[in-house]
RNA sequence: GUGCCCGUAGUUCAGCUGGAUAGAACAUCGGACUCCGACUCCGAAGGUCAGCAGUUCAAAUCUGCUCGGGCACA
Numbered sequence: 001g002u003g004c005c006c007g008u009a010g011u012u013c014a015g016c017u018g019g020a021u022a023g024a025a026c027a028u029c030g031g032a033c034u035c036c037g038a039c040u041c042c043g044a045a046g047g048u049c050a051g052c053a054g055u056u057c058a059a060a061u062c063u064g065c066u067c068g069g070g071c072a073c074a
Base pairs, nucleotide, nucleotide: 001073002072003071004070005069006068007067010026011025012024013023019057028044029043030042031041032040050066051065052064053063054062
């Protein structure tokens, strides 16, 4: 340099053929329980869906470019 794959919460990921309020687990915080902890249970907070532009009534999802990571070839 060329081609392909990936980028969603602090972490690991799901999100179908474009449509519903963007979700799960773990972690964090609060509460219940306990003499105190642990375990367990209940609740809460946490997101520019990497960025910009385009298509569309509507984009995490489709298209283009850029950035970052990985793989292959040269």